Background:
The part of an RNA shown here (small-subunit ribosomal RNA, 5' domain) has 510 nucleotides and comes from an uncultured bacterium. The coordinates come from a structure-prediction model, not an experiment, and the mean pLDDT is 85. The full RNA is in RNAcentral, with records from ENA and SILVA.
Context: one part of a larger RNA
RNA sequence: GGAUGAACGCUGGCGGCGUGCUUAACACAUGCAAGUCGAACGAUGACUUCUGUGCUUGCACAGAAUGAUUAGUGGCGAACGGGUGAGUAACACGUGAGUAACCUGCCCCUGACUUCGGGAUAAGCCUGGGAAACCGGGUCUAAUACCGGAUACAACGGACCACCGCAUGGCGGUCCGUGGAAAGCUUUAUGCGGUUUUGGAUGGACUCGCGGCCUAUCAGCUUGUUGGUUGGGGUAAUGGCCCACCAAGGCGACGACGGGUAGCCGGCCUGAGAGGGUGACCGGCCACACUGGGACUGAGACACGGCCCAGACUCCUACGGGAGGCAGCAGUGGGGAAUAUUGCACAAUGGGCGGAAGCCUGAUGCAGCGACGCCGCGUGAGGGACGAAUGCCUUCGGGUUGUAAACCUCUUUCAGCAGGGAAGAAGCGAAAGUGACGGUACCUGCAGAAGAAGCGCCGGCUAACUACGUGCCAGCAGCCGCGGUAAUACGUAGGGCGCAAGCGUUAUCC
Numbered sequence: 001g002g003a004u005g006a007a008c009g010c011u012g013g014c015g016g017c018g019u020g021c022u023u024a025a026c027a028c029a030u031g032c033a034a035g036u037c038g039a040a041c042g043a044u045g046a047c048u049u050c051u052g053u054g055c056u057u058g059c060a061c062a063g064a065a066u067g068a069u070u071a072g073u074g075g076c077g078a079a080c081g082g083g084u085g086a087g088u089a090a091c092a093c094g095u096g097a098g099u100a101a102c103c104u105g106c107c108c109c110u111g112a113c114u115u116c117g118g119g120a121u122a123a124g125c126c127u128g129g130g131a132a133a134c135c136g137g138g139u140c141u142a143a144u145a146c147c148g149g150a151u152a153c154a155a156c157g158g159a160c161c162a163c164c165g166c167a168u169g170g171c172g173g174u175c176c177g178u179g180g181a182a183a184g185c186u187u188u189a190u191g192c193g194g195u196u197u198u199g200g201a202u203g204g205a206c207u208c209g210c211g212g213c214c215u216a217u218c219a220g221c222u223u224g225u226u227g228g229u230u231g232g233g234g235u236a237a238u239g240g241c242c243c244a245c246c247a248a249g250g251c252g253a254c255g256a257c258g259g260g261u262a263g264c265c266g267g268c269c270u271g272a273g274a275g276g277g278u279g280a281c282c283g284g285c286c287a288c289a290c291u292g293g294g295a296c297u298g299a300g301a302c303a304c305g306g307c308c309c310a311g312a313c314u315c316c317u318a319c320g321g322g323a324g325g326c327a328g329c330a331g332u333g334g335g336g337a338a339u340a341u342u343g344c345a346c347a348a349u350g351g352g353c354g355g356a357a358g359c360c361u362g363a364u365g366c367a368g369c370g371a372c373g374c375c376g377c378g379u380g381a382g383g384g385a386c387g388a389a390u391g392c393c394u395u396c397g398g399g400u401u402g403u404a405a406a407c408c409u410c411u412u413u414c415a416g417c418a419g420g421g422a423a424g425a426a427g428c429g430a431a432a433g434u435g436a437c438g439g440u441a442c443c444u445g446c447a448g449a450a451g452a453a454g455c456g457c458c459g460g461c462u463a464a465c466u467a468c469g470u471g472c473c474a475g476c477a478g479c480c481g482c483g484g485u486a487a488u489a490c491g492u493a494g495g496g497c498g499c500a501a502g503c504g505u506u507a508u509c510c
Stems, first nucleotide, its partner, number of pairs: 001510004006506005013377006019370002021335001026333003030330003035076003040073002043070001048065007083288003093211007102204002107200002111196004115149004124139006155178007163170002184192002186189001213260003220251003225248004230244004263285004267278004290311005313324004341367001343366003349363001350361004380410004391400003414451001416446005424437001427434002454499005459480003465494005475482002
């Protein structure tokens, strides 16, 4: 000198774009953050219309149609999105390969099919227990829920043939055997689905080479440890991943093992570069979700707002028993030098569900707060002395403040007031209509220089000097050093220098 997620002191006009718990992965009141589909299903049946009856002439009842609403069954989603950095020195990450050892819902392409049956159950009704959470018993019913049969290619086992390769091997064809498919709905359409097959795309899983911290005051470590034409289990899949048996191996000064520290990267800061430091915001990957463990469901989890067990903590209780998990968005307490609103909207972008309308979305878009950062603008412009006054200094002549002010002539950015007033809207809807931001940006008009400057420094380094006060005191200080009676170094004043809505100080990095 540059830089910062900064803090502190003094000061503070406006706007744009960013950014804001670095500490206690401490504890959390309250609200919201994941639902949706009635075009899968039974039920419920508001409103409206029509018909009939009673008739008091506008009410009641009955039937039919329409079908709002939703608790339940079922489907899809809830594994995304959002947060945090605790753990992790590891194939966690980065980069480059491999899988003849693998999986992939929704989506796209392709071939074929969508057949015949069955038994339940929730909701409902009746009823019981419990303070509650909730848990039963009886009975009725539906499905794109569940189960069985047929057929089909795939799969597995066997036989035969052809081709290929990269060790294990791969791929194709024929035959035999075993053996798991399907679902319907509705505006009836070139509709939405269902089952199976081939391929793709996307996402994931596993393996390997190389790379990136400190410590030897850690030198030996290891028994599922190392390997096995083995045999078996398990997985989507290879493998001591697990088990039985056999062998005795495997790693290490090219630093094993241990200890400490730490999420990794694209990047960011600095530097001419090499390098050094760093990993806030944004993007990719990983890990975690009160602490520890476990599986279930599912294409996908060992699952932040799912389940079970144990533990700590908090809460309710009728003492028998129950409920909870903000490292989601706000917000509270606490810790701290220190870090924001219990805001608005789904209008846009994106996501989930749905045929759609639409619903949900603290993702997101915006607004609020903070000079926290960067950038831009303003606090007026021109003229104006033989140089007013004041202040300060003085050799008392004057010098300086200083064109500075006054005064004259102008201008009106920003702020203020008034009038007008968007784009963002593609879309959706039969149409009317539909913007949170927002009466915002922007445009026009009005008034008046009017409302808007501070901070640090002035001995040398280092730009900028005098007076008074003080008298080794009070104090200053980054280093050298100032102060003991004329201090350009302390304090105040005048003047000056440097930056400027900031200026200094502290901390950290280069």